[in-house]
Parts: sequence; structure tokens; C1' cells
RNA sequence: GGAGUCGGCCAGGCAGGUCGCAGGAGGUUGCCGCUUCGGUGGCGUUCCGCCUGAGGAAAGUCCGGGCUCCACAGGACGAGGCGCCAGGUAACGCCUGGGGGGCGCGAGCCUACGGAAAGUGCAGCAGAGAGCAGACCGCCUGCGUGCCUUCGGGCACGUCGGUAAGGGUGAAAGGGUGCGGUAAGAGCGCACCGCACGCGUGGUAACACGGCGUGGCUAGGUAAACCCCGCCUGGAGCAAGGCCAAAUAGGAAUCCCAUGGUGUGGUCCGCACCGGAUUCGGGUAGGCCGCUCGAGGCCUGCGGUGACGCAGGUCCCAGAUGAAUGACCGCCCCGGCGGCGCGAGCCGCCGAGACAGAACCCGGCUUAUCGGCCGACUCCACCU
Repeated sequence: GGAGUCGGCCAGGCAGGUCGCAGGAGGUUGCCGCUUCGGUGGCGUUCCGCCUGAGGAAAGUCCGGGCUCCACAGGACGAGGCGCCAGGUAACGCCUGGGGGGCGCGAGCCUACGGAAAGUGCAGCAGAGAGCAGACCGCCUGCGUGCCUUCGGGCACGUCGGUAAGGGUGAAAGGGUGCGGUAAGAGCGCACCGCACGCGUGGUAACACGGCGUGGCUAGGUAAACCCCGCCUGGAGCAAGGCCAAAUAGGAAUCCCAUGGUGUGGUCCGCACCGGAUUCGGGUAGGCCGCUCGAGGCCUGCGGUGACGCAGGUCCCAGAUGAAUGACCGCCCCGGCGGCGCGAGCCGCCGAGACAGAACCCGGCUUAUCGGCCGACUCCACCU
């Protein structure tokens, strides 16, 4: 100097100015109540200034919860989810650390990672044969026939048998290399490696080992196919659910009806209640609560490899409801266009300037995305 990997932070700036919104607390003010006449509580309005006011994803609605209701709510089946080990967490399909496997020169990255010897299924073509296999070309023994012969035997064909070491097919062919052995071969035997089991050592464990021993010499793949195993799981959701006010039609018809019906996904049992379902028709769509103080933010210390935990201190940081957070101006930053300049740079114009807007809240994951800052690490080239 170049090329990369991982982690963290920001999200145009000026506590600029002038207006305009929503919420909050306070003051002034009006009314009512109490009063020891100091004050105090409630309601409403006007005015005053003060404080706060969209995100890292607010998105997707994919997970997990808090909260609310069914509801006093149990069991079984089914269904669904997860799937190496150990931790974190309120919990999780998340996060952290470790192990196995794969990728990368490396820093690092990915992992749908329990079980194939419980069973079923699937794998085109090629090939003899692809789950209990297999003989196409070969190699070897015996027999028969023919030819040749240096009389040792050789060659060709056919047949019976042996073989899976050599060759071929294939992504993959029943361990690999070597030696011996054999009619020719084969773990047939042996050595080393590999594999299975057992032991030892280290580790909480998953696992690891240039460890030891025994062994059969040995049965592929796929479960992100069905399945088996282990663990987990009521349902619906703020349009949940409460309160107030108002209005109407306490409407009509049909069906089931206690051996019944209903009860927040399915089936059964249990339990509770006494009605339930469908269609037509009518009224209401208003206000308040829920609604923001939280598994909360920040700082410091301690513990931990880490996720995180504990302790102390400090802060309050949107609650709208057709739906607030906007408009204009000045300067700076950034980008684009044009001009001038050798260049540094200068001048003018344009641009909210990536992805994108809370709606009960929180912890995650996933997706979209411009620009900037910081830290650590890896590789390559060159110089000293």
C1' cells in the first nucleotide's frame, strides 16, 4: 500500500430562529363541597410559559411471553414443535460457549447434528449384480473334439465345476496397502491402517487420544421420506376485555330438545350450566378505561471465557383514535449537475438527502437499506 474477516456505534448537525400540532405537570381564573378561615378536594374554561414527542428495523406477523377473557378447568388420544453437549433467559424454534462434520491459505463461516441392526418406502440410465446380492470380459481344474509338436507340451472350440484378486459399468459394487498361500483366487493367514467392543487417561458432558487389549475379519445411501425415540405445547386475542350513556322489536319463523343441548381448534371421558342452532327483520356504531413505571434505560463496581447475573447510583423517554410530531428561513455537512482554475479549490443551481411512520407492551428471528465513525484480527506485495 492492497485485499479480506469479526464486533460495536450513529442515522444529517446547530439544546439556531418564526409559526403550527398531541400529551404531561404547574400557575392564573370560574363554579361546587369541606374548613380550625391557614388551607384543601373536584370539575370546567381562558391565558401563561415549562417538559416530552416514530425505528434500527416502527416492516413480516414467523416464534416466545406479559396481560385479558372462555373458566372453577382435569385426563387420554390425536395434532403440532424442537432434536450434539453444557449454560443464559420470564420463556423460546432465541442467545453464549464447547464438540462432531463441511468450506476457506487464513482471520473466520455454515450446520434441518437423536436413531438406518424395529419396520416400510425411494434411488433414472448403465451394469452380471444396488439389500442380503452378483459373473459380462477374464483366471484356474476336470472331461470331450480338432490341429500342431522339439513328445515337455501348446493353440482353438464345447461342457461340468471353482473364483471375485485383474478389467469393465456406475455417484456408489461387501474395508485399504503389502507379503505369504492357492489349481486359480479370496482376511484364507500375517503386518500396518481402518472398523466394532472393552479398558485406561483428560473433560460436567458432547467427545478426544500417534494409549492398551480382544475380535469378527465387517450389513451401502436416504429419516429436509413415512416411521421409532426423547422433551415441550389448552384456545382466542387490545377489533382481548371492562364501565357509562343512548336507542330499538323482551320481534318473527323453522329445527333439535334431558336417551338432549351448550360450554374458545379435533375425538373421547370427566366436570359445569339449562337451553341451543339456522334464516328473516329492527336498534346502536357515542364517551371513558385498558393506554404506558416497564422481565425499563443509562453509569459505576464485582463475578463469569461468554451470553448474562448481583449490588449501588441516577433518569422518566410518544400514547394518537381518519389517526398528533409539520411548514418556512439561515448557516454547516453530504450528494448530483454546470462553469472557472495547472492544482488545492471557488461560484451558481437542485435535493429530506438509503430503507422507511408507533397504535397493548416486551424478548428474539427474518427481510429492506444510503452514508459515516471506531476497535481487533488475517493474507499478499514492497521498503527498512